[in-house]
Context: one part of a larger RNA
RNA sequence: UGACGGGGGAUCGCACAAGCGGUGGAGCAUGUGGUUUAAUUCGACGAUAACCGGAGAACCUUACCAGGGUUUGACAUCUACGGAAAGCCCUAGAAAUAGGGCCGUGCCCGCAAGGGAACCGUAAGACAGGUGUUGCACGGCUGUCGUCAGCUCGUGGCGUGAGCUGUACCCUUAAGUGGGUAAACGAGCGAAACCCUCAUCGUCUGUUGGAUUUUUCAGACGAGACUGCCAGCUUUUCGCUGGAGGAAGGCGGGGAUGACGCCAAGUCAGCGUGGCCCUUACACCCUGGGCUACACACGUGCUACAAUGGCAUCGACAAAGGGUUGCAAAGUCGCAAGAUGGAGCUAAUCCCACCAAAAGAUGCCCCAGUUCGGAUUAGAGGCUGCAACUCGCCUCUAUGAAGCCGGAAUCGCUAGUAACCGUGGGUCAGCUAUACCACGGUGAAUACGUUCUCGAUCCUUGUACA
Numbered sequence: 001u002g003a004c005g006g007g008g009g010a011u012c013g014c015a016c017a018a019g020c021g022g023u024g025g026a027g028c029a030u031g032u033g034g035u036u037u038a039a040u041u042c043g044a045c046g047a048u049a050a051c052c053g054g055a056g057a058a059c060c061u062u063a064c065c066a067g068g069g070u071u072u073g074a075c076a077u078c079u080a081c082g083g084a085a086a087g088c089c090c091u092a093g094a095a096a097u098a099g100g101g102c103c104g105u106g107c108c109c110g111c112a113a114g115g116g117a118a119c120c121g122u123a124a125g126a127c128a129g130g131u132g133u134u135g136c137a138c139g140g141c142u143g144u145c146g147u148c149a150g151c152u153c154g155u156g157g158c159g160u161g162a163g164c165u166g167u168a169c170c171c172u173u174a175a176g177u178g179g180g181u182a183a184a185c186g187a188g189c190g191a192a193a194c195c196c197u198c199a200u201c202g203u204c205u206g207u208u209g210g211a212u213u214u215u216u217c218a219g220a221c222g223a224g225a226c227u228g229c230c231a232g233c234u235u236u237u238c239g240c241u242g243g244a245g246g247a248a249g250g251c252g253g254g255g256a257u258g259a260c261g262c263c264a265a266g267u268c269a270g271c272g273u274g275g276c277c278c279u280u281a282c283a284c285c286c287u288g289g290g291c292u293a294c295a296c297a298c299g300u301g302c303u304a305c306a307a308u309g310g311c312a313u314c315g316a317c318a319a320a321g322g323g324u325u326g327c328a329a330a331g332u333c334g335c336a337a338g339a340u341g342g343a344g345c346u347a348a349u350c351c352c353a354c355c356a357a358a359a360g361a362u363g364c365c366c367c368a369g370u371u372c373g374g375a376u377u378a379g380a381g382g383c384u385g386c387a388a389c390u391c392g393c394c395u396c397u398a399u400g401a402a403g404c405c406g407g408a409a410u411c412g413c414u415a416g417u418a419a420c421c422g423u424g425g426g427u428c429a430g431c432u433a434u435a436c437c438a439c440g441g442u443g444a445a446u447a448c449g450u451u452c453u454c455g456a457u458c459c460u461u462g463u464a465c466a
Base pairs, nucleotide, nucleotide: 001466002465003463004462005461007460008459009458010457011456012455013454015450016449019413020412021411022410023409026303027302028301029300030299031298032297033296034294035293042053043052064289065288066287067286068285069284070283073127077126078125079123080122081121082120083119087102088101089100090099091098092097107116108115109114129278130277132276133275134274138272139271140267141266142265143263145261150189151188152187153186154185155184156165157164158163169180170179171178195255196254197253198252200223201222202221203220204219205218206217226249229243230242231241232240233239305406309365310364311363312362313361314360321352322351323350326345327344331340332339333338372403377398378397379396380395381394382393383392419442420441421440422439423438424437425436
């Protein structure tokens, strides 16, 4: 100087408390451990791993396993020789592949012969290749402390020196924010501001939107909020409390933005890359299997256990998205999934989608393992795809399991938030999405307070630690 303390002081945070809803019990989904396996590829492991890399494992993906094959190779550059490439067919085979046949020439230069570019084949070797290893050799990127208020420098001063001061003290702030004082005076990275968005108003423009008019809507530009005004408190400071006006008030809400550093944190499997290792194999191709196993244990979720409910009928109101290998309307068929059909749309025009659901109205159920709950299983169908056996989704009929609110313990949330309700998107042929990312609708309760738990900041104190 730091770090640490079951030392002290001051302060903050959904940290506790006050509340609301959950998890832990059930069934299922999903990830992980373990076990099993020919293989169940690999990584991630308190917070900071475990619906994480995976924003899509039937083949492919795929890195794993079994079997069948290849060895200048699936891919790149170079040399020589031959041939356009491509397409179609036959035989063997699970395919990879091997053998054979058909077709037959383009582009550029040139009258032609011929040459050249691209592409294919053969040969030899330089080389390719490696998701092999090391994240404790690295780059890049990321998590966490933490959007916490800190981390430093120049000059000066103090100290033999390490170093201190500045950055301390008082007040204040969300803030090392600002004010005052002081051997300090200034400055930088952070904080704030600048950026985007939401909320109000004005002006202009306006299609495909709305309307026939003020306007909704969309876009651009501008105004507006600054403790500016008033009162009180305060050191007549900084500011705090209350009020007026205002769409908005004291950082207006949200986002982007993450200082010096810490954890030899994570990633060599996204990518790049040093070293090491393999080179008829640790490389490459194919078929099939596996990553989906199942006594069990843990994490994250979904659906419930019901009457603030379930069912039936009627029936109102969004936002934000996506669409040409695509979204697909009307009509027709089917109980339905869906089929048929193909209008329209490269989209404020058409479609997904009359775009919602919870809400509302009426009726039934009458507290029961039920008209709750839907697992599981059987049958019949539909769709995608070369192909749904391992191992897809959806529909209908039947079946109706556990479950009557969950031990110890534990999580999230302070307002348009929690909770509840539906909608869209990415990935994607299809989908195991209950996940993730967004969007709107309905819409609370509580915060006395800082003793305690956890984490953090500043000052101070002790130390046999560095």
This is a predicted structure of a 466-nucleotide part of an RNA (small-subunit ribosomal RNA, 3' major domain) from an uncultured bacterium.
The coordinates come from a structure-prediction model, not an experiment, and the mean pLDDT is 83.